[in-house]
RNA sequence: GCGGAAGGCUGGAUGACCGCGGUGCGGUGACGCGUCGAGGAAAGUCCGGACUCCAAAGAGAAACGGUGCCGGGUAACACCCGGGCGGGGCAACCCGACGGACAGCGCCACAGAAAACAAACCGCCUUUGUCGCCUGCGUGCAGGCACAUUGGUAAGGGUGAAACGGUGGGGUAAGAGCCCACCGCGCUGCUGGCAACAGGAGUGGCAGGGCAAGCCCCACCGGGAGCAAUGCCAAAUAGGGACCGCGCGUCGUAAGACGGGGCUGCUCUUGCCCCAGCAGGUCCGGGUUGGCAGCUAGAGAUGUUGCGGCAACGUAGCGUCAAGAUGAAUGGUCAUCCACGGGGGGAACCCUGGGACAGAAUCCGGCUUACAGGCCUUCCGCGCGC
RNA sequence: GGGCGAUUAGCUCAGGGGUAGAGCGGGGUCUUUACACGGCCUAGGUCGGGGGUUCAAAUCCCUCAUCGCCCA
Numbered sequence: 001g002c003g004g005a006a007g008g009c010u011g012g013a014u015g016a017c018c019g020c021g022g023u024g025c026g027g028u029g030a031c032g033c034g035u036c037g038a039g040g041a042a043a044g045u046c047c048g049g050a051c052u053c054c055a056a057a058g059a060g061a062a063a064c065g066g067u068g069c070c071g072g073g074u075a076a077c078a079c080c081c082g083g084g085c086g087g088g089g090c091a092a093c094c095c096g097a098c099g100g101a102c103a104g105c106g107c108c109a110c111a112g113a114a115a116a117c118a119a120a121c122c123g124c125c126u127u128u129g130u131c132g133c134c135u136g137c138g139u140g141c142a143g144g145c146a147c148a149u150u151g152g153u154a155a156g157g158g159u160g161a162a163a164c165g166g167u168g169g170g171g172u173a174a175g176a177g178c179c180c181a182c183c184g185c186g187c188u189g190c191u192g193g194c195a196a197c198a199g200g201a202g203u204g205g206c207a208g209g210g211c212a213a214g215c216c217c218c219a220c221c222g223g224g225a226g227c228a229a230u231g232c233c234a235a236a237u238a239g240g241g242a243c244c245g246c247g248c249g250u251c252g253u254a255a256g257a258c259g260g261g262g263c264u265g266c267u268c269u270u271g272c273c274c275c276a277g278c279a280g281g282u283c284c285g286g287g288u289u290g291g292c293a294g295c296u297a298g299a300g301a302u303g304u305u306g307c308g309g310c311a312a313c314g315u316a317g318c319g320u321c322a323a324g325a326u327g328a329a330u331g332g333u334c335a336u337c338c339a340c341g342g343g344g345g346g347a348a349c350c351c352u353g354g355g356a357c358a359g360a361a362u363c364c365g366g367c368u369u370a371c372a373g374g375c376c377u378u379c380c381g382c383g384c385g386c
Numbered sequence: 387g388g389g390c391g392a393u394u395a396g397c398u399c400a401g402g403g404g405u406a407g408a409g410c411g412g413g414g415u416c417u418u419u420a421c422a423c424g425g426c427c428u429a430g431g432u433c434g435g436g437g438g439u440u441c442a443a444a445u446c447c448c449u450c451a452u453c454g455c456c457c458a
Stems, first nucleotide, its partner, number of pairs: 001382010012337007020037007039357001043368002046366005051226004055270002058268003064222005069083005084098001085096004099217002104215002106211003121157002123153003128148003132145006165183006184206001185204004190199003230293004240284005249258003259275005300321009338355001340353005387457007396410004404441001412428005434450005
């Protein structure tokens, strides 16, 4: 210098004027003064929680859903960190839904002989046969070929995404883990490691093709709904429709006790309500659609230092930051500068254009997706110079 | 704000791992004096986009986009 890898930051600045929402103070009031006012994703709503209601949110089983190498972090997670294994790259580094296919079921189109208890189309070897053909001579025998046939075989061919271990050698009538070496695979010990797993030894003689983002099995997790949850006030009203409940117990003067009935999809436990009470309860439909609370300080975020840890993170001290609107504020104009695009100019410079994605709505931790331009740090490969 | 569903030919929809169909519509032709009806033939598809699993994806999984429905 060129090419690449990983991580992080920023995402217009300053001033003036006008305007909007919250809040504090002053003022009878109009209003005045002060202060705070979008994001790294506020987004998608894909996960995990807090919080609220469903009697509790307890236990259990089934169903359903989810997660899925190992260890750790965390309130929790499908997130993060470290490690293992597999794959890609010369490397820095990156990617992986990565349990189980001897528990069982299912599927594997077309092609192909055969797609899973293997089988045998061509081929190879072999048995027997033929007024068959060729060669030889000792003239009815031998050898070869062709066809038919008996058995063996799975080396070779061909099909396919995939063909029942691979390569080489021996062996054989031809062949074959039939035998041997190496590689792969299964099983059993050993060593290291918390573990995933790795290394090495023995042994088997090849059995067990693939698919679980098909059903399923194993382990673990999960009750449902969501701030338009939920509670209160005000306003409005009308009546109507559908459905449910009929329980009357015993003891006691009474309080109460026992018993019975009802309440979550099921069961249990606990709890609550009712047992002569009526203006009962639930749902649909209609009406009202205003205000207050929930509401923003919480597992807070972040910076720095010390300690523990490889790290994620934890812990202690010090500091900084903090929107809460509700037909919904967070904006506009001008000036100067900052990068950027276009035009002009030899140059200084001049003219002009727009400032990426987007925008809170109960809150928090993640993931994913969108994002013009600019800046910083570390590392790898190649080339050149010293 | 929160919770769900759908996307396949011009239109309405099937198809839920083996290479995409139906009805209507379009084009050609036959029939008719001509038109309609009818008969025969035919064109038309990145299965909303991207990525993954698989030998193979419209179908299974993830993500993005668009459209629609419900809740005070």
Two RNAs folded together computationally: RNase P RNA and transfer RNA, 458 nucleotides in total. Its mean pLDDT, the model's own confidence on a scale to 100, is 77. It holds a member of the Rfam family "Bacterial RNase P class A". Rfam's curators write: Ribonuclease P (RNase P) is a ubiquitous endoribonuclease, found in archaea, bacteria and eukarya as well as chloroplasts and mitochondria.